[in-house]
């Protein structure tokens, strides 16, 4: 880097260092010197993991280990379908499928 699969509207600090950027990308819209990124500590969660029940489904409990996460739904959106508003066009909105992305586990 590419493949398979599961999940993505919950949750998480008024801490220390640090000093200007950040929210993947597009277009928006936001966050940020009332201190961005990053690092440390703390925390959340429970994918892997441990324990128990059970039928290999699955359910419950735990969190010392491996990851992950800790503004906003994956912040919204990008391609398509259906519906609503609009006489119609333009357009707006709602739902939904896909794409893309993120994370875990696995496989080559």
């Nucleotide at each position: 880097c590419a493949c398979u699969u599961a999940u993505c509207c919950a949750g998480a600090g008024c801490g220390g260092c640090g000093g200007a950027g950040g929210g993947a990308c597009u277009g928006g819209c936001c966050c940020u010197g009332c201190g961005a990124a990053g690092c440390c500590c703390g925390g959340c969660a429970a994918c892997c993991g441990g324990c128990a029940a059970a039928a290999u489904a699955u359910u419950g409990c735990c969190a010392a280990g491996g990851u992950g996460c800790u503004a906003a739904a994956u912040c919204c959106u990008g391609c398509g379908a259906a519906g609503u508003c609009a006489a119609a066009c333009c357009g707006a909105c709602u739902u939904u499928g896909a794409u893309a992305g993120a994370u875990g586990a696995g496989a080559a």
Annotation:
The RNA shown here (SAM riboswitch aptamer (S box leader)) has 108 nucleotides. Of the family's consensus pairs, 97% are formed in the model. Its mean pLDDT, the model's own confidence on a scale to 100, is 82.